[in-house]
Context: one part of a larger RNA
RNA sequence: GGCGCAUGGGGGAUGCCUAGGCUCCCAGAGGCGAAGAAGGACGUGGUAAGCUGCGAAAAGCUACGGGGAGCUGCACACGAGCAUUGAUCCGUGGAUUUCCGAAUGGGGCAACCCGGCAGGUUGAAGGCCUGUCACCCCGCAAGGGGGGCGAACCCGCCGAACUGAAACAUCUAAGUAGGCGGAGGAGGAGAAAACAAGAGUGAUUCCGAGAGUAGUGGCGAGCGAAAUCGGAGAAGCCCAAACCAACGUUGUUUCGGCAACGUUGGGGUUGUAGGACCGCGCGAUUGGUUGUGCGAUGAACUGGAACGCUUUGGAAAGAGCGGCCAUAGCGGGUGAUAGCCCCGUACGGGCAAAGACCAUCAACCAUAGCGGUAUCCUGAGUAGCGCGGGGCACGUGAAACCCUGUGUGAAUCCGGCGGGACCAUCCGCCAAGGCUAAAUACUCCUGGGAGACCGAUAGUGAACCAGUACCGUGAGGGAAAGGUGAAAAGAACCCUGAACAAGGGAGUGAAAGAGAUCCUGAAACCAUGCGCCU
Numbered sequence: 001g002g003c004g005c006a007u008g009g010g011g012g013a014u015g016c017c018u019a020g021g022c023u024c025c026c027a028g029a030g031g032c033g034a035a036g037a038a039g040g041a042c043g044u045g046g047u048a049a050g051c052u053g054c055g056a057a058a059a060g061c062u063a064c065g066g067g068g069a070g071c072u073g074c075a076c077a078c079g080a081g082c083a084u085u086g087a088u089c090c091g092u093g094g095a096u097u098u099c100c101g102a103a104u105g106g107g108g109c110a111a112c113c114c115g116g117c118a119g120g121u122u123g124a125a126g127g128c129c130u131g132u133c134a135c136c137c138c139g140c141a142a143g144g145g146g147g148g149c150g151a152a153c154c155c156g157c158c159g160a161a162c163u164g165a166a167a168c169a170u171c172u173a174a175g176u177a178g179g180c181g182g183a184g185g186a187g188g189a190g191a192a193a194a195c196a197a198g199a200g201u202g203a204u205u206c207c208g209a210g211a212g213u214a215g216u217g218g219c220g221a222g223c224g225a226a227a228u229c230g231g232a233g234a235a236g237c238c239c240a241a242a243c244c245a246a247c248g249u250u251g252u253u254u255c256g257g258c259a260a261c262g263u264u265g266g267g268g269u270u271g272u273a274g275g276a277c278c279g280c281g282c283g284a285u286u287g288g289u290u291g292u293g294c295g296a297u298g299a300a301c302u303g304g305a306a307c308g309c310u311u312u313g314g315a316a317a318g319a320g321c322g323g324c325c326a327u328a329g330c331g332g333g334u335g336a337u338a339g340c341c342c343c344g345u346a347c348g349g350g351c352a353a354a355g356a357c358c359a360u361c362a363a364c365c366a367u368a369g370c371g372g373u374a375u376c377c378u379g380a381g382u383a384g385c386g387c388g389g390g391g392c393a394c395g396u397g398a399a400a401c402c403c404u405g406u407g408u409g410a411a412u413c414c415g416g417c418g419g420g421a422c423c424a425u426c427c428g429c430c431a432a433g434g435c436u437a438a439a440u441a442c443u444c445c446u447g448g449g450a451g452a453c454c455g456a457u458a459g460u461g462a463a464c465c466a467g468u469a470c471c472g473u474g475a476g477g478g479a480a481a482g483g484u485g486a487a488a489a490g491a492a493c494c495c496u497g498a499a500c501a502a503g504g505g506a507g508u509g510a511a512a513g514a515g516a517u518c519c520u521g522a523a524a525c526c527a528u529g530c531g532c533c534u
Base pairs, nucleotide, nucleotide: 001533002532003531004530005529006528007527008526009525015519016483017482020454021453022451023450024449025448026447027446028445029443030442031149032148039100040099041098042055043054044053046078047077050074051073061094062093063092064091065090066089070082071081072080105114106113107112115133116132117131118130119129120128121127135146136145137144138143153184154182155181156180157179158178164171168218194201195200205232206231207230208229209228215223216222236435237434238433239379243266244265245264246263247262248261249260250259251258252257271413273378274377275376276375277372278371279370280369286366287365288364289363290362291361292359293358297354301349302348303347307322308321309320310319311318323340324339325329331343332342333341384408385407386406387405388404389403390402391401394420415430416429417428418427419426470477471476490518493505494504495503496502
């Protein structure tokens, strides 16, 4: 020096555990904000650095309800107190709620600085206190609204590239990512100028099929319908106009009026055309809102069955023996594995605020028909068309249909649009105004439940004081880190020592080789002893 064995050190793998995650399901909720939010700064405790709570009324104040013996948060100390005259605690409502922040009197390098007006502080100056004073929109005013934040979902406006095409330009990726605006618990769409095809359907939306079909496509890569059928869910309405009336303005007037325009009210809403107008008929039916009644549901909370002995052990819930309950043998805890020890569970009770469904009456509001047809009305810079684009599965194509930048520009019911160029026949339908529940999408959040999900290099980045420490000028990036024991019983006292270090005794404990660097304690690596070899 090597190898082997043994004993230790070192290290923190492995096993076991779970306080935290992950993914779903069922319900709820789907918003908060100028009555100042979200998020913060600074304060606030007897002692108080951090976290939590709270706000100068500051780990809290108050009312009511619950609860019933301890309490002064995490947090185990000292001190001082509170509580059966009911504390702490839990629920509901209320009060307080500094400063910054949309931040809004003005300013500003957020949490700071400086004002106007009115009132107060006995008066003056200064100071202090209370209230008020931003901007935009609607409105004559009074007054009302907006602004900002928030995870996804939704609609609109703007809108890439990598990539694919085995290169690349049309094309694709993709109207995706991203930016901006807006709304709601959903949003959008929606009540036929629709489809269809010789038969018919009857708003929209979503799912399954139709179908990777018909098509489209440097006919490449790719893109990709609809009718129809089966389901989910179902709901239909209101204006503009004609006409009538009132009021106002203007014009005109032989002053009685008349006309035009405007405002408001009535009227009216359709395509087998409908309405105005004329004639007849009529308050029938149904619905909505408010009030009233009932009251499911509904907070904290509460009732809730049934077990003993022996034995092993530190400890019984284990084992043995004999019982019992069960609308409860889900689950958790208790010194090992408990239906009957504890918390619970099944099944019940309770009730504040609130309050569904239903009912009733009252008030108010809304809601129909028949016939005639001379005249009037039925959405205009619109439809259509030219040019340039875009959207439709459809890339200009034979390219209809929808939107529109630009130019042009109708008809008026004897009217107009569509049925994939265009024309005719036939069929369908009434554009150029508006509203509309449900079926659909999503989950920042609350409650309950589940898992052939993870178990500390896993599972969230984060089981632990984590978006922390730390890095970066900044945008931003972003960790590591769990486990004594059943119970602190956390080692009194003694010894060595400079020692409040460390160790040795003693003591506790089932165990201290569980001693706080604390369950188990692998390997690398280090040391010591012994053996063999060189």
Model confidence (mean pLDDT): 84 of 100. A computed fold for a 534-nucleotide part of an RNA from Allomuricauda sp. SCSIO 64092, annotated as large-subunit ribosomal RNA, domain I. The RNAcentral record of the full RNA draws on ENA. Rfam family: Bacterial large subunit ribosomal RNA. The family is grouped with related families in Rfam's "LSU clan".